Predicted 3D model of an 83-nucleotide RNA (c-di-GMP-I-GGC riboswitch aptamer) from a Bacillota bacterium. Model confidence (mean pLDDT): 87 of 100.

RNA sequence: CACGAUAAAGGCAAACCUGCCGCAAGGCAGGGACGCAAAGCCAUAGGGCCUUUCUAAAUAGAAUGGCAGCCUGGCCGCCGAUU
Numbered sequence: 001c002a003c004g005a006u007a008a009a010g011g012c013a014a015a016c017c018u019g020c021c022g023c024a025a026g027g028c029a030g031g032g033a034c035g036c037a038a039a040g041c042c043a044u045a046g047g048g049c050c051u052u053u054c055u056a057a058a059u060a061g062a063a064u065g066g067c068a069g070c071c072u073g074g075c076c077g078c079c080g081a082u083u
Base pairs, nucleotide, nucleotide: 002083003080004079011036012035016031017030018029019028020027021026034069040075041074042073045072046071047070048067049066050065052063053062054061055060
């Protein structure tokens, strides 16, 4: 450096519920755990998906905002069995 254990220490928190914000997707806080070795950060890295508006008229184009827990990529990082 790769790798990632029925290891240890610690971490995050899906669905759902409550409150607030947002037209919406969704976000924040609290509760709660399905999972996660980057489920830490980046949406001005690329693709994908979703929202709203407009155009269009056969499932597409443009703009808008969102998802990092969809994939790839970039940056940073805890632990140390096996190889």